[in-house]
């Protein structure tokens, strides 16, 4: 640095739906069958397009584990302090101020 998992960032309800994921179809490419040619058919793909489903912690900080890279002083303990952000609407909670 990257990756899986996980914790935290107060909570609930409703709405929309970008990415990812899933499904179907078409195209493209590759392979197989039939075939003089054309046509037609099957399978696959980490590719493209369209439609549908699902969908507002996918972000940040921390932890375990793993992989890789770089560097050279490093490690341990104690005390103190502590995030930033997250489409729209409503509600609750919390904090501050006023009455």
């Nucleotide at each position: 640095a990257c990756g899986c998992c996980u914790g935290a960032g107060g909570g609930g309800c409703g709405c929309u739906g970008c990415g990812a994921c899933c499904g179907c179809g078409c195209g493209a490419c590759g392979g197989g069958g039939c075939u003089u040619u054309c046509c037609u058919u099957c399978c696959g793909u980490a590719c493209g397009c369209a439609c549908g489903g699902c969908c507002a912690g996918g972000c940040u900080c921390g932890g375990u584990c793993g992989u890789u890279u770089c560097g050279g002083g490093u490690c341990c303990a104690g005390c103190u302090u502590c995030a930033a952000c997250c489409g729209c609407g409503c509600c609750c909670a919390u904090u501050c101020a006023u009455c």